Model confidence (mean pLDDT): 86 of 100. Small-subunit ribosomal RNA, 5' domain, 472 nucleotides, folded computationally.

[in-house]
Context: one part of a larger RNA
RNA sequence: GGAUGAACGCUGGCGGCGUGCUUAACACAUGCAAGUCGAACGAACCUUCGGGUUAGUGGCGGACGGGUGAGCAACGCGUGAGAAUCUGCCCUCAGGAGGGGGAUAACGGUUGGAAACGACCGCUAAUACCCCAUAUGCCUAUUGGUGAAAUGAAUUUCGCCUGAGGAUGAGCUCGCGUCUGAUUAUCUAGUUGGUGAGGUAAUGGCUCACCAAGGCUUCGAUCAGUAGCUGGUCUGAGAGGAUGAUCAGCCACACUGGGACUGAUACACGGCCCAGACUCCUACGGGAGGCAGCAGUGGGGAAUUUUCCGCAAUGGGCGAAAGCCUGACGGACCAACGCCGCGUGAGGGACGAAGGCCUCUGGGCUGUAAACCUCUUUUCUCAAGGAAGAAGAUAUGACGGUACUUGAGGAAUAAGCCACGGCUAAUUCCGUGCCAGCAGCCGCGGUAAUACGGGAGUGGCAAGCGUUAUCC
Numbered sequence: 001g002g003a004u005g006a007a008c009g010c011u012g013g014c015g016g017c018g019u020g021c022u023u024a025a026c027a028c029a030u031g032c033a034a035g036u037c038g039a040a041c042g043a044a045c046c047u048u049c050g051g052g053u054u055a056g057u058g059g060c061g062g063a064c065g066g067g068u069g070a071g072c073a074a075c076g077c078g079u080g081a082g083a084a085u086c087u088g089c090c091c092u093c094a095g096g097a098g099g100g101g102g103a104u105a106a107c108g109g110u111u112g113g114a115a116a117c118g119a120c121c122g123c124u125a126a127u128a129c130c131c132c133a134u135a136u137g138c139c140u141a142u143u144g145g146u147g148a149a150a151u152g153a154a155u156u157u158c159g160c161c162u163g164a165g166g167a168u169g170a171g172c173u174c175g176c177g178u179c180u181g182a183u184u185a186u187c188u189a190g191u192u193g194g195u196g197a198g199g200u201a202a203u204g205g206c207u208c209a210c211c212a213a214g215g216c217u218u219c220g221a222u223c224a225g226u227a228g229c230u231g232g233u234c235u236g237a238g239a240g241g242a243u244g245a246u247c248a249g250c251c252a253c254a255c256u257g258g259g260a261c262u263g264a265u266a267c268a269c270g271g272c273c274c275a276g277a278c279u280c281c282u283a284c285g286g287g288a289g290g291c292a293g294c295a296g297u298g299g300g301g302a303a304u305u306u307u308c309c310g311c312a313a314u315g316g317g318c319g320a321a322a323g324c325c326u327g328a329c330g331g332a333c334c335a336a337c338g339c340c341g342c343g344u345g346a347g348g349g350a351c352g353a354a355g356g357c358c359u360c361u362g363g364g365c366u367g368u369a370a371a372c373c374u375c376u377u378u379u380c381u382c383a384a385g386g387a388a389g390a391a392g393a394u395a396u397g398a399c400g401g402u403a404c405u406u407g408a409g410g411a412a413u414a415a416g417c418c419a420c421g422g423c424u425a426a427u428u429c430c431g432u433g434c435c436a437g438c439a440g441c442c443g444c445g446g447u448a449a450u451a452c453g454g455g456a457g458u459g460g461c462a463a464g465c466g467u468u469a470u471c472c
Base pairs, nucleotide, nucleotide: 001472002471003470004469006468007467008466009465010464013342014341015340016339017338018337019335020334021300026298027297028296030295031294032293035060036059037058040057041056043054044053045052046051067253068252069251076178077177078176079175080174081173082172085170086169090166091165092164093163094162095161096160098132099131100130101129107122108121109120110119111118112117137146138145139144152158153157179225180224181223187215188214191213192212193211194210195209196208197207198206228250229249230248231247232243233242234241235240255276256275257274258273259272278289279288280287281286306332308331309330310329314328315326316325317324318323345375346374347373348372355366356365357364358363380409381408382407383406384405385404389399416461417460418459419458420457421442422441423440427456428455429454430453431452437444438443
């Protein structure tokens, strides 16, 4: 000098665009953040008899989107390659849907419990479930075995099953790269390899039985500490150094630890089970909860915003659609936290007012500065008009009566902060008297202090200025 998610002190007019718990992955009151489909199904209720509403069964979605960085030194990430895999919805092609059955929720009855939530009996439907048949499928020794569907809804059309291919997404393996410490030198028993089996979508000690005794390591194993990684960001002429907020990709986590279920995909933030800590309810028998979603509260801290508006746009889920849901998102609010832009007036105006300060008392500085004259209206206030963003013929805008435009008024509404001994641009007077104080370094202050405090003047930057912290 540059930089910052900054903080602190003094000061503060406006706009645009960004950014905003870096600390306690501390605890959380309250509200909202994931639903949707009646064109799958029975039923109940309402009805203008057209239809509508819905608890339940069923389907799809709750594995996306959003948050955080605790853990992790690892095929976690980055980059390049690979083979032994799966892939709902979507696209293309080919083929198919024959026959039959038993339940069950809702509902009704009885009943337990403070509640959460149940128990028994009876009835009923389906695109829910099951059986038989069939096959281009799969397995196999080429003999056989195995093995699918909903002709459902409907006005179009949407669906169901099987196979092949694609697309997308995901799992796995390997080469190389990826912090510090030797005051950590050896580490390892499913350990290293083989055979066989199990398991998985799939390779594999992934797991197991048996066999062999291997495997890693001074080119740093093991251990300990620290840490999410990257694109990037800051700095630098570069090499490099530092860093990983916002945005984007990947990973990991969801009160702590463990586990599986469902499913195309989870070992699942707003699902389930168990254990633990904590909080709450209780009739003491038993129950309920999880903001590292958006707001917000307490706490910690030098320090970080509103319990706002809207689904109008973009995107997502469901639906044939109308549409519903969406704290994703679009916006508004707060904060000079940052960057950029604008303004606080412009021209004229005295060998120079007053005041202030200095003085060698002659004068000098403040200073064209003011007053005064002429002008302008960016801003400001008021009034009138008033968007684009809407795709998609009509209609549809949270932002917003916002931006912007026009008119009126009047210089009107708007300047501070730091420094002035040298480094370092800018000096004098008074006060103080090694005191009070200053200070980044050198150093100032003990009676004329350009260094402390105040005044005047000057220099620098400017809606900021200075200090502190950190990096280059």